[in-house]
RNA sequence: GCGGAUGGCUGGACGGCCGCCUUCGGGGCUCCGCCCCUGGGAGGAAAGUCCGGACUCCGGGAAGCAUCGGUGCCGGGUAACACCCGGGCGGGGAAACCCGACGGAAAGCGCCACAGAGAACAGACCGCCCGCAAGGGUAAGGGUGAAACGGUGGGGUAAGAGCCCACCGCGGGACUGGCAACAGGCCCGGCAUGGCAAGCCCCACCGGGAGCAAUGCCAAAUAGGGACCUCGCACGGGCCGCUUCCGCCCUUGGGGUUCGGGUUGGCAGCUAGACCCGGCCGGCAACGGUCGGGCCAGAGGAAUGGUCGUCGCCCUAUCAAUAGGGGACAGAAUCCGGCUUACAGGCCGUCCGCGCGC
Numbered sequence: 001g002c003g004g005a006u007g008g009c010u011g012g013a014c015g016g017c018c019g020c021c022u023u024c025g026g027g028g029c030u031c032c033g034c035c036c037c038u039g040g041g042a043g044g045a046a047a048g049u050c051c052g053g054a055c056u057c058c059g060g061g062a063a064g065c066a067u068c069g070g071u072g073c074c075g076g077g078u079a080a081c082a083c084c085c086g087g088g089c090g091g092g093g094a095a096a097c098c099c100g101a102c103g104g105a106a107a108g109c110g111c112c113a114c115a116g117a118g119a120a121c122a123g124a125c126c127g128c129c130c131g132c133a134a135g136g137g138u139a140a141g142g143g144u145g146a147a148a149c150g151g152u153g154g155g156g157u158a159a160g161a162g163c164c165c166a167c168c169g170c171g172g173g174a175c176u177g178g179c180a181a182c183a184g185g186c187c188c189g190g191c192a193u194g195g196c197a198a199g200c201c202c203c204a205c206c207g208g209g210a211g212c213a214a215u216g217c218c219a220a221a222u223a224g225g226g227a228c229c230u231c232g233c234a235c236g237g238g239c240c241g242c243u244u245c246c247g248c249c250c251u252u253g254g255g256g257u258u259c260g261g262g263u264u265g266g267c268a269g270c271u272a273g274a275c276c277c278g279g280c281c282g283g284c285a286a287c288g289g290u291c292g293g294g295c296c297a298g299a300g301g302a303a304u305g306g307u308c309g310u311c312g313c314c315c316u317a318u319c320a321a322u323a324g325g326g327g328a329c330a331g332a333a334u335c336c337g338g339c340u341u342a343c344a345g346g347c348c349g350u351c352c353g354c355g356c357g358c
Stems, first nucleotide, its partner, number of pairs: 001354010012311007020041003025038002027035003043329001047340002050338005055211004068207005073087005088102001089100004103202002108200002110196003125142002127138004150168006169191001170189004175184003215268004225259007236250004275294008313326005
């Protein structure tokens, strides 16, 4: 210098003018209320709402089982996780490095298209061998397929075959190293056991449901409900042995007082917190501990905007001065920890390979 891998940071700055939200603090007025000044007012993802929690209510409480759902190599971190860190194994790459739902297929069931002789209780199309033939033996070679019943080499044989042997693979055993996943060599077994569990299933672990429009408190008007008082008696019922009248009670209707529920509305929840910044200590790291400093939107269908100037970045034109244009993705609503997705441009590292120079 070129090519590549990977980890972070940033996401225009300052000022003027005109607005918007905010009653926490200060000030003014006519102190109900309104106005002014000052202070504060989006993000790295505020997004998708996909995981994990805090918080609240509901199901009397706790535990176990069943169902359903999720997670799935090991160790650690964390409030917790499907997240993060470190490691193992498998795959890719020359390397830096990247990717992996990565428990169990000798518990059982199921499935394996097309092609092919045969796709899981193996099978025989061509071939090879024996045989005159009929027929039999065989699975080395060919052919089909995503996958063909251990692989390579040698011996052996009529031709062949774990039939026999060596190595590799596979299974079992103890040993060594490691907390473990796992790795290593040794001994035994001649092969018996294809793949799929993001098919059912088995094993281990985890999970009650709903969500701030949760939930709690205050509380008009109108209609309706309960209780009490009062007025009215048309109808009906009851209170004297019977009938009539009067009276009383119930029912019913009007008025008043009061209670509880509850809609609109108001208040709380509502932002000081697993918080942010820096130093030191422990740890490979994720992270933890400790000390010091800081306060950083809090609302209601919802404010956070516009414009001008100076500077800065990129593109184009120009010798230059300068001129014109551009500036991403996106926008809080109960709050945290993650993941994923979107993103113009800029900055800082670390590592690998090749070339050149000293």
Molecule: Bacterial RNase P class A
Organism: Pseudomonadota bacterium